Description
Large-subunit ribosomal RNA, domain IV from a marine metagenome, 314 nucleotides, folded computationally. RNAcentral holds the full RNA, with entries from SILVA. Its mean pLDDT, the model's own confidence on a scale to 100, is 85.
Context: one part of a larger RNA
RNA sequence: UCCGAUUGAGGGAACUCGGCAAAAUAGCCCCGUGACUUAGGUAUAAGGGGUCCCUGCGAUUGUAGCAAUGCAAUUGCAGGGUGCAAUUACAAAGGGGGUCCGACUGUUUAACAAAAACUUAACUGACUGCUAGCCUGUAAAGGUGCGUAUAGUCAGUGACGUCUGCCCAGUGUCAGUACUUUAAGCUCGGUUUCAACUGAGUGAAGAGCUGAUAAACGGCGGGAGUAACUAUAACUCUCUUAAGGUAGCGUAAUACCUUGUCGUUUGAUUGACGACUUGCAUGAAUGACGUAACGAGAUCCCUUCUGUCCCCAA
Numbered sequence: 001u002c003c004g005a006u007u008g009a010g011g012g013a014a015c016u017c018g019g020c021a022a023a024a025u026a027g028c029c030c031c032g033u034g035a036c037u038u039a040g041g042u043a044u045a046a047g048g049g050g051u052c053c054c055u056g057c058g059a060u061u062g063u064a065g066c067a068a069u070g071c072a073a074u075u076g077c078a079g080g081g082u083g084c085a086a087u088u089a090c091a092a093a094g095g096g097g098g099u100c101c102g103a104c105u106g107u108u109u110a111a112c113a114a115a116a117a118c119u120u121a122a123c124u125g126a127c128u129g130c131u132a133g134c135c136u137g138u139a140a141a142g143g144u145g146c147g148u149a150u151a152g153u154c155a156g157u158g159a160c161g162u163c164u165g166c167c168c169a170g171u172g173u174c175a176g177u178a179c180u181u182u183a184a185g186c187u188c189g190g191u192u193u194c195a196a197c198u199g200a201g202u203g204a205a206g207a208g209c210u211g212a213u214a215a216a217c218g219g220c221g222g223g224a225g226u227a228a229c230u231a232u233a234a235c236u237c238u239c240u241u242a243a244g245g246u247a248g249c250g251u252a253a254u255a256c257c258u259u260g261u262c263g264u265u266u267g268a269u270u271g272a273c274g275a276c277u278u279g280c281a282u283g284a285a286u287g288a289c290g291u292a293a294c295g296a297g298a299u300c301c302c303u304u305c306u307g308u309c310c311c312c313a314a
Stems, first nucleotide, its partner, number of pairs: 006314003010310002014308001019305001027051005036041001038159001052081013082086001094303007101295002106118002122157007133144004160290004165220003170217002172213005179208003185202006221239005248282001249279001260276006
């Protein structure tokens, strides 16, 4: 010096990307418990007090007894005793608040990732009437299932609450189709006959054509002018589209400019939270916005606590 431990004056996160690590809390009994809430919870919320030994008095239960009472166990109150300290060792939560994400329990990258990813109940759509649909197999056959639409398969969203706007022009899917196009084959014909070649007719699917469909893939504008301060524009004009982004949310896990502006928090804050919002490039089951409970999730703050640090020492 390193590794594993113990202790530490005063300060108490000043350390650091970040309280990482350590310290602190801890069991049981009694009291007490806010906001919020899906009224179940949150909750051991928070925050207090007690805990050992001796004595006295009382209560409950069991047992013996007719009973008084004895014995045993549990328990309440009061008085006293010792130590700095009575769950004295071991064991054994630090707590609270704001925001984001995901409802929750659960699952995952065996050996760098446990999560906001996957799953989930719930919601929606599609296919399917059973010799079904879907899957495996060249087939026979088998699975779903000895099930039957309150079922099975496939796809998306993902508890719950409030909701889920407009667009079918493109791509896809479904349905229809008097008609058009059209392969082989077949029929009829031409070249004197046969073959080959060639013309006409017939002709399925598909395509054309006509509709439907967005909780299908997806999409959801621009330019001018205008109110008696200014600013802004309910209003008007115009180009244009299939339709021009509704409700909601918004500097966001999405905002380039950006450390946006204002407020709160600090002595001081590219932080956090609350607002505003012209949103480079939010937005409604590629779900939108809320949300109690839950989380070895992300982030900020307060309190307690400490060798993380001042600053090191034994």